[in-house]
This is a predicted structure of a 72-nucleotide RNA (transfer RNA) from a Candidatus Nanoarchaeia archaeon.

RNA sequence: GCGGUCAUAACUCAAUGGUAGAGUGUCGACUUCCCAUGUCGAAUGUUGUGGGUUCAAGUCCCACUGGCCGCU
Numbered sequence: 001g002c003g004g005u006c007a008u009a010a011c012u013c014a015a016u017g018g019u020a021g022a023g024u025g026u027c028g029a030c031u032u033c034c035c036a037u038g039u040c041g042a043a044u045g046u047u048g049u050g051g052g053u054u055c056a057a058g059u060c061c062c063a064c065u066g067g068c069c070g071c072u
Stems, first nucleotide, its partner, number of pairs: 001071007010024004018055001026042005048064005
C1' cells in the first nucleotide's frame, strides 16, 4: 500500500428497513439478627464519527477513525 472482518448500556451479546432489548453488573425496596440467596422495581444508550438513499436506517450505500486477520 491492498483486501476482509468487527464497532449497539459499565461488561458480554441480540435486534426481518417499522416502539433499541436480554443476561451479568450497579442502585433502591422486601426477605434475614447480619451476610449470602431469593422476589419486586429503577437508571442505563448521540447504535464509533460524518454524509447519502428511504415515508421510515442499528440494519442498505459512501467516506473517515479505531481494533483484529490476511496479502504484498

The coordinates come from a structure-prediction model, not an experiment, and the mean pLDDT is 81. RNAcentral holds the sequence, with entries from ENA and MGnify. Rfam family: tRNA. Rfam links the family to the GO term triplet codon-amino acid adaptor activity. Rfam's curators write: Transfer RNA (tRNA) molecules are approximately 80 nucleotides in length.